[in-house]
RNA sequence: UGAAAGCUGCAGCCUAAAUCCCGCCCUUCCAAGGCGGGAUGCGGAGGAACCACUUCCUGCUCCGAGUUGUUAUAAACACGGAGGGGGAUGGGGCGUGGGACGCCGGGUAUAACCGGCCGUCCGGGUCACUUCCAUGACCUAGCCCGACAGCUAACUUCGCCGGCAGAUGGAAGGGCGAUG
Numbered sequence: 001u002g003a004a005a006g007c008u009g010c011a012g013c014c015u016a017a018a019u020c021c022c023g024c025c026c027u028u029c030c031a032a033g034g035c036g037g038g039a040u041g042c043g044g045a046g047g048a049a050c051c052a053c054u055u056c057c058u059g060c061u062c063c064g065a066g067u068u069g070u071u072a073u074a075a076a077c078a079c080g081g082a083g084g085g086g087g088a089u090g091g092g093g094c095g096u097g098g099g100a101c102g103c104c105g106g107g108u109a110u111a112a113c114c115g116g117c118c119g120u121c122c123g124g125g126u127c128a129c130u131u132c133c134a135u136g137a138c139c140u141a142g143c144c145c146g147a148c149a150g151c152u153a154a155c156u157u158c159g160c161c162g163g164c165a166g167a168u169g170g171a172a173g174g175g176c177g178a179u180g
């Protein structure tokens, strides 16, 4: 310096996604496994009254108030509001999985709008009992309904899968166990 072994009480993670009971199948029987039903627990959707209920762009016109410019007007540029015409956009659910700007493509009237990005920023989520602080790492997906659902008491109805192997330090407060 490296390796191995032993000792130094315990606690798994994401997710709503768990526990128990009964019957049948299988078996000589039990256990395990499969199917069905029920209870508890956790999570979601629909569903009154009251309340709430689209948005954006724009060559035209009017109003307001500026900058440049002129001797003064004119003219040019840009901002806010209103009207009219035209154009664009289905909506919703589970889930943290949203937003802004930029770039590229489509579209148009140069616009609204749609899609993409190994772009940047803001926001959000996870990290081992809980909360707070500091630092660090990672994620910001996927799926569904089918023209339709705001909130929502009673009520109705659905799901409990799947995937993983380990952040650290400090403070406060807890659970189980052992001993006294």
Stems, first nucleotide, its partner, number of pairs: 009176002012164003018040008041160006051150001055088004060083005066077003090148001091145004098122004102117005123140005129173007
Overview
Predicted 3D model of a 180-nucleotide RNA (c-di-AMP riboswitch aptamer (ydaO/yuaA leader)) from uncultured Verrucomicrobium sp. The sequence was found by an Rfam model in a public genome assembly.